[in-house]
RNA sequence: UUCUCAUCAGGACGGGAAGAGGGACAGGCCCUACGACACCCGGCCAACCACCGCGCCAGCGGGAAGGUGGCAACGCCUGAGGGGCACAAUGCCCCGCGCGCGAUGAGAA
Numbered sequence: 001u002u003c004u005c006a007u008c009a010g011g012a013c014g015g016g017a018a019g020a021g022g023g024a025c026a027g028g029c030c031c032u033a034c035g036a037c038a039c040c041c042g043g044c045c046a047a048c049c050a051c052c053g054c055g056c057c058a059g060c061g062g063g064a065a066g067g068u069g070g071c072a073a074c075g076c077c078u079g080a081g082g083g084g085c086a087c088a089a090u091g092c093c094c095c096g097c098g099c100g101c102g103a104u105g106a107g108a109a
Base pairs, nucleotide, nucleotide: 001109002108003107004106005105006104007103008102013042014041015040016039021031022030023029025079026078027077028076043071044070045069048067049066051062052061053060054059075101081095082094083093084092085091
């Protein structure tokens, strides 16, 4: 880097140093000199892998010392599931949890 599988409406902030953009992309809407984003230290959250117990071998339960991950907004919303109504445009309803891209974990090449 590519592929496969799983998850993505819950949860969890202080300090340091630095100083301008950041939320992937487009359009919105937000965050940000009352210092954001990224970085470092500590703390915290969760429980993917690992570990322990049970098992009808599908899985279930446990703790948090280990490997990751996360700590504004549902992955911030729509583009980006299918169908119907209305329509200049904005919109509304039903079924459904399903698409694209992305993030994280595990495995493979």
SAM riboswitch aptamer (S box leader) from a Deltaproteobacteria bacterium, 109 nucleotides, folded computationally. Lineage of the source: Bacteria > Pseudomonadati > Myxococcota > Myxococcia. The sequence was found by an Rfam model in a public genome assembly. Rfam family: SAM riboswitch aptamer (S box leader). Rfam links the family to the GO term regulation of gene expression. Rfam's curators write: The SAM riboswitch is found upstream of a number of genes which code for proteins involved in methionine or cysteine biosynthesis in Gram-positive bacteria. The SAM riboswitch acts at the level of transcription termination control. The model forms 97% of the base pairs in the Rfam consensus.